The RNA shown here (transfer RNA) has 75 nucleotides and comes from a bacterium. Its Rfam family is "tRNA". It is annotated as a transfer RNA. From the family's description: Transfer RNA (tRNA) molecules are approximately 80 nucleotides in length.
């Protein structure tokens, strides 16, 4: 340098042809219950500008266009 792919919670992901209000997700993390104490287990709870900045649309996480980052393949 060129091709392709991928960004949604503290991590790991779902989100089916754009059609309401983002998820009954697991890990974690908070509190409370169990224990002498921890773990482990059972209840409950909080946390999201959907990577950022425009466009298209009545409507966008979902399409498009730029820049970021980061896999992979070529050179």
């Nucleotide at each position: 340098g060129g091709a392709u792919c991928c960004u949604u919670a503290g991590c790991u992901c779902a989100g089916u042809u754009g059609g309401u209000u983002a998820g009954u997700a697991g890990c974690a993390c908070u509190u409370g219950a169990c224990u002498c104490a921890u773990a482990a287990u059972c209840a409950a709870g909080g946390g999201g500008u959907c990577g950022c900045a425009g466009g298209u649309u009545c409507a966008a996480g979902u399409c498009c266009u730029g820049c970021a980052g980061g896999g992979u393949c070529c050179a």

The coordinates come from a structure-prediction model, not an experiment, and the mean pLDDT is 80.